[in-house]
Context: one part of a larger RNA
RNA sequence: UGACGGGGGCCCGCACAAGCGGUGGAGCAUGUGGUUCAAUUCGACCACGCGAAGAACCUUACCUGGGUUGGAACCCUCUAGAAGUCCGCAGAGAUGUGGAUGUGCUCGCAAGAGAACUGGAUGUCCAGGUGCUGCAUGGCUGUCGUCAGCUCGUGUCGUGAGAUGUUGGGUUAAGUCCCGCAACGAGCGCAACCCUUGUCGUUAGUUGCUAACAGUUCGGCUGAGCACUCUAACGAGACUGCCGGUGUUAAACCGGAGGAAGGUGGGGAUGACGUCAAGUCCUCAUGGCCCUUAUGCCCAGGGCUACACACGUGCUACAAUGGUCGUUACAAAGCGUCGCUAACCCGCGAGGGGGAGCCAAUCGCAAAAAAGCGACCUCAGUUCGGAUUGCAGUCUGCAACUCGACUGCAUGAAGUUGGAAUCGCUAGUAAUCCCUGAUCAGCAGGCAGGGGUGAAUACGUUCCCGGGCCUUGUACA
Numbered sequence: 001u002g003a004c005g006g007g008g009g010c011c012c013g014c015a016c017a018a019g020c021g022g023u024g025g026a027g028c029a030u031g032u033g034g035u036u037c038a039a040u041u042c043g044a045c046c047a048c049g050c051g052a053a054g055a056a057c058c059u060u061a062c063c064u065g066g067g068u069u070g071g072a073a074c075c076c077u078c079u080a081g082a083a084g085u086c087c088g089c090a091g092a093g094a095u096g097u098g099g100a101u102g103u104g105c106u107c108g109c110a111a112g113a114g115a116a117c118u119g120g121a122u123g124u125c126c127a128g129g130u131g132c133u134g135c136a137u138g139g140c141u142g143u144c145g146u147c148a149g150c151u152c153g154u155g156u157c158g159u160g161a162g163a164u165g166u167u168g169g170g171u172u173a174a175g176u177c178c179c180g181c182a183a184c185g186a187g188c189g190c191a192a193c194c195c196u197u198g199u200c201g202u203u204a205g206u207u208g209c210u211a212a213c214a215g216u217u218c219g220g221c222u223g224a225g226c227a228c229u230c231u232a233a234c235g236a237g238a239c240u241g242c243c244g245g246u247g248u249u250a251a252a253c254c255g256g257a258g259g260a261a262g263g264u265g266g267g268g269a270u271g272a273c274g275u276c277a278a279g280u281c282c283u284c285a286u287g288g289c290c291c292u293u294a295u296g297c298c299c300a301g302g303g304c305u306a307c308a309c310a311c312g313u314g315c316u317a318c319a320a321u322g323g324u325c326g327u328u329a330c331a332a333a334g335c336g337u338c339g340c341u342a343a344c345c346c347g348c349g350a351g352g353g354g355g356a357g358c359c360a361a362u363c364g365c366a367a368a369a370a371a372g373c374g375a376c377c378u379c380a381g382u383u384c385g386g387a388u389u390g391c392a393g394u395c396u397g398c399a400a401c402u403c404g405a406c407u408g409c410a411u412g413a414a415g416u417u418g419g420a421a422u423c424g425c426u427a428g429u430a431a432u433c434c435c436u437g438a439u440c441a442g443c444a445g446g447c448a449g450g451g452g453u454g455a456a457u458a459c460g461u462u463c464c465c466g467g468g469c470c471u472u473g474u475a476c477a
C1' cells in the first nucleotide's frame, strides 16, 4: 500500500421486511448429469429452452459398411476433346461403363494454330484436417457492475515503499455539486450529446382521414375537402427557470404555482482502470505440435431422438373469479413475388379446388384473445384435467419405420394447491390474455418483439446477501 475480520461508523440495491404470483408434489416439453450403446459428435459447470434464429436426408463434426489418393481449389508442363444437351446398363449410392447429339469464337484459301471451357497424366512446390494446445495468441464475449470508481502532470511531505490531490463538513442516483484544505490542474468513467415514448406547432394530404355540403347500391362508396385522426420531417417545450420555507448569504432539500410532462418525466443504447491463466483454436484469424493411401475426401444406412434414475428451465392443470355452447365488440407491431393469398365451391376438420388483388398506409396473412351478453353445468376425479393408446386421415418433402407437425372419432392416466427449501416483481410494473417475427420445405410449450385487461404493498434498515466510502486490528501478500 492492499486484502481480510462472526471490528466500528456512514450509505445504497426487490438485499431483507410489507405484499402479489410462482418453483419444489402431478403429467408432458426441453437442457444437463448418469447409465446404456457400434455411435449415442463436441464444448459450457458463475453451465443446464446455453453455442443450436429450428438434427427425418442434408446439417454432421459421431458410428457401421462401401469407395478414393495430387485429392473439392490455384499455378506450371504434356495430352485429348468445343462448351453443352439427351438416353441406357451395373450399383444402396458414391462411382464405373456404353451410346446419341452438338460443332461455336479469333487468324487462315486449306491444313493447322490460338483463346475460353471440360476430361486425363506428371509431380516439384502443394492442398486438406470441426486433429491437440483458449495455460502460446488476436478478435469477440461473460462477470463483479451502469457499481462510482480508476489514474496522471507539476508541486509539497517522507531516507524509502509511498502519501497528498481522491481525506474533512454538507449534498447527490453519481469522485454530483458547494464549502474548507499544500495543493493546483487534467484524463478515463458519471451526467449530457443519440434512439424511443408522453404535449403542442409548422410543412405535406395519397394508398390515410371524413366535420360541413351533394349523390348513394348505405360500404368514405362517389363528388368534394385536408378541418380532425394518422403518417414523417422540421421545430417548440423542463432549466430547480418562478414563489415560499429550511440551509452557512453555498450546494442542495421540502412545499407550491403554472404546465401534457417536475426535479435524471418513462424506457433503451451506452459497461472506466481492472478481476477471474473466466469462455471460445467447433464462427473467423493465428504460433507451435500432430495426420498426409489418412486424423484428408466422397457415399448409403444408422446415431445425435436410447432410459432404472437424479437435477435445472418451462408448458398444461388440479377447477365455479371456472368449463362448454351460441352471439357481439375493441389492438399494436410486423411479414409477403422462389411470396402473402381474398371472394366463391367441396370437406365435421386438418385441408383441397379456385384464382381476384398485391413488389403493398392501396391487396393479403388477419380470426385478435381475455372482456361483454344469453344459456347449460352445481362441487363430483365431474361437462374439471388432458397424458396415454387404437383406428381413420391431411400437409410438407426424393423420402415421415427408426424420427415431423396437424385433423377427426374413440380412449380417458396422474393430478383435489404441493415437505425442507427456493425464485421473480415497486406501476402501466406483477399477474393474466392473445398477436407478430427470425430460423424455416416442414416442425416452437423455446427465443426476440407487439399490444389488451390490469392489481397489492413498502412501517422501516435490527437481521440475511452483494456493494461503496472512512476508520481500526492483523503472525496474510
Base pairs, nucleotide, nucleotide: 001477002476003474004473005472007471008470009469010468011467012466013465015461016460019425020424021423022422023421026316027315028314029313030312031311032310033309034307035306042051043050062302063301064300065299066298067297068296071126077121078120079119080118081117084101085100086099087098088097089096090095105114106113107112128291129290131289132288133287137285138284139280140279141278142276144274149188150187151186152185153184154183155164156163157162168179169178170177194268195267196266197265199236200235201234202233203232204231205230208226209225210224213223214222215221239262242256243255244254245253246252318418322377323376324375325374326373327372334365335364336363339358340357344353345352346351384415389410390409391408392407393406394405395404431453432452433451434450435449436448437447
The prediction has a mean pLDDT of 82. The part of an RNA shown here (small-subunit ribosomal RNA, 3' major domain) has 477 nucleotides and comes from a metagenome. Rfam family: Bacterial small subunit ribosomal RNA. Gene Ontology terms of the family: structural constituent of ribosome and ribosome. The RNAcentral record of the full RNA draws on SILVA.